[in-house]
Context: one part of a larger RNA
């Protein structure tokens, strides 16, 4: 390389939008680029391959033939393609109706915690396996009232819901987005995928300015221990929170790319619709469980990891190594791309 693969053995890009490209529904006319057929030219010699012949055979030699491709030309029209004019089953729009922790912004709420002030009250509190550090007669802890602050939203709550992913949960309002269902009214293939690119992207971290109740890397102290740079305890700074700007990584996981078609049964559940009686039932789109044909090394797997089609990404023994060098990005931290020697 051909191939074979990518849930768990190496391997699905973190996610979406989308450029080029690749691929593309039904029926018709036309062109003839691809395609197929005929003819002509070219296809040096030698060699290869096939036939025949010559050295007694063979090697060797001679002779005849074959030939893809390319060029030209004449045709064919099923398929692919171009053009023209159609269609409605894909896709989208419209109208009607739901649904949801979907997003952004503003406002509001109660519980808890902490602090402050006041009241009342006295000797302990706190913490642990046991203790001690710590707090406390300058009146703590426990109790009550008021005030202030920041952060998170008990119950509902779910095996539930929404979102492309990351993710999303007190309540209200405004704005924005989306799926779904029903009607089959409109457009008429407008589609699928998507290298490069662009956007989004948990946490930690970074910059500037705020904020800081609780928690809490670092740090300090007390314990434990042979030691204890830990686990436990008392404190506690960054951080956690907000605004704006970076970073761009995760076991970013379903370790399972996206789209379409097809292939079983049982059961629960969310949102609709139909029918109805409030139950059973039918149907569409989601979320699970069980059996399990096929598949699979097995575990397992039916919303496939089965049977097929299209497009993209990725893998090719372990270590060296996601390292070095170079380049690009970043304020930095670092990220992206990404070897080899050597070794087993």
């Nucleotide at each position: 390389u051909u191939g074979g693969g990518u849930u768990u053995a190496a391997a699905g890009g973190g996610u979406g939008c989308g450029u080029a490209g690749g691929c593309g529904g039904u029926a018709a006319a036309u062109c003839a680029a691809g395609u197929c057929a005929g003819u002509g030219g070219u296809g040096a010699a030698a060699g290869c391959c096939g036939g025949c012949a010559g050295c007694u055979c063979a090697a060797c030699u001679g002779u005849c033939g074959c030939g893809a491709g390319c060029c030209a030309u004449u045709g064919a029209a099923a398929c692919u393609g171009g053009u023209u004019a159609a269609c409605u089953a894909g896709a989208g729009u419209a109208c009607a109706g739901u649904c949801g922790a979907g997003g952004u912004a503003a406002g509001c709420g109660g519980a808890a915690u902490a602090a402050g002030u006041g009241a009342a009250g006295u000797a302990g509190c706190g913490g642990u396996g046991a203790a001690a550090u710590g707090c406390u007669u300058a009146g703590a802890u426990a109790u009550c009232a008021c005030u202030u602050a920041g952060a998170a939203c008990a119950c509902c709550g779910a095996u539930a819901g929404c979102g492309a992913a990351g993710g999303c949960a007190g309540c209200u309002u405004a704005c924005c987005a989306g799926c779904c269902u029903g009607u089959u009214a409109c457009u008429g293939a407008c589609g699928c995928u998507g290298a490069u690119g662009c956007a989004c992207g948990a946490g930690a971290g970074c910059g500037u300015g705020g904020g800081u109740a609780g928690c809490g890397a670092a740090c300090a102290g007390g314990a434990u221990u042979a030691g204890a740079u830990a686990c436990c305890c008392u404190g506690g700074u960054a951080g956690u929170c907000c605004a704006c700007g970076c970073c761009g990584u995760a076991a970013a996981c379903g370790a399972u790319g996206c789209u379409c078609a097809c292939u079983g049964g049982u059961u629960c559940u969310a949102a609709g619709c139909g029918a109805c009686a409030g139950a059973c039932c039918g149907u569409u789109u989601g979320g699970g469980a069980c059996c399990g044909a096929g598949c699979g090394a097995a575990a397992g797997u039916a919303a496939a990891a089965g049977u097929g089609a299209g497009c993209c990404a990725c893998c090719u023994g372990g270590g060296g190594a996601g390292u070095a060098c170079g380049u690009c990005g970043g304020c930095a931290a670092c990220g992206a791309u990404g070897a080899a020697a050597c070794u087993c």
This is a predicted structure of a 344-nucleotide part of an RNA (small-subunit ribosomal RNA, central domain) from an uncultured bacterium.
It matches the Rfam family "Bacterial small subunit ribosomal RNA". Gene Ontology terms of the family: ribosome and structural constituent of ribosome.
RNAcentral holds the full RNA, with entries from ENA.